[in-house]
Transfer RNA from a Nanobdellota archaeon, 73 nucleotides, folded computationally. Lineage of the source: Archaea > Nanobdellati > Nanobdellota. The RNAcentral record of the sequence draws on ENA. Its Rfam family is "tRNA". Rfam classes the family as a transfer RNA. Rfam links the family to the GO term triplet codon-amino acid adaptor activity.
RNA sequence: CCCCGCGUAGCUCAGUGGUUAGAGCGUCUGGCUGUAGCCCGGAAGAUCGCAGGUUCAACUCCUGCCGCGGGGA
Numbered sequence: 001c002c003c004c005g006c007g008u009a010g011c012u013c014a015g016u017g018g019u020u021a022g023a024g025c026g027u028c029u030g031g032c033u034g035u036a037g038c039c040c041g042g043a044a045g046a047u048c049g050c051a052g053g054u055u056c057a058a059c060u061c062c063u064g065c066c067g068c069g070g071g072g073a
Base pairs, nucleotide, nucleotide: 001072002071003070004069005068006067007066010025011024012023013022018056027043028042029041030040031039049065050064051063052062053061
């Protein structure tokens, strides 16, 4: 320098055009217990890496940039 993949909650991931963006773990909290853990219930938490574009509508498609990973020269 060129090519490919990935970037969504504190962590690991799902969602790949259609109107409240979800799950598990973790955190907080209620129940249970002598206390804690296990178990059961509830809550908070992501303006979807950034900026443009396409569309009636974008996490999703397109372009550029940034970051991470892989391959090539």